[in-house]
RNA sequence: CCACACGGGAGAGGCCCACCGUCGGGCCGCCGAAGGAGCAACUCCUCCCCGGAAUCUCUCAGGCCCCCGGACCGUGUGGG
Repeated sequence: CCACACGGGAGAGGCCCACCGUCGGGCCGCCGAAGGAGCAACUCCUCCCCGGAAUCUCUCAGGCCCCCGGACCGUGUGGG
């Protein structure tokens, strides 16, 4: 550094219609921590270029009951 297992894990809604066991649809609004994109502190180099690069920015995707997902953190195991 990579994979797997377990645990923790935030943010964001209102109206209307339908259903009334069925959890859906429309409009507007909103969130950012899967992914994606952009800038770039920084990094690499004698320097420049190239390259790498965020939890920043955008909100395409995704999300705004629960479930699922979820960056990141902890523990364990295995591999390089």
This is a predicted structure of an 80-nucleotide RNA (Glycine riboswitch aptamer) from uncultured Iamia sp. Of the family's consensus pairs, 91% are formed in the model. The sequence is in RNAcentral, with records from MGnify.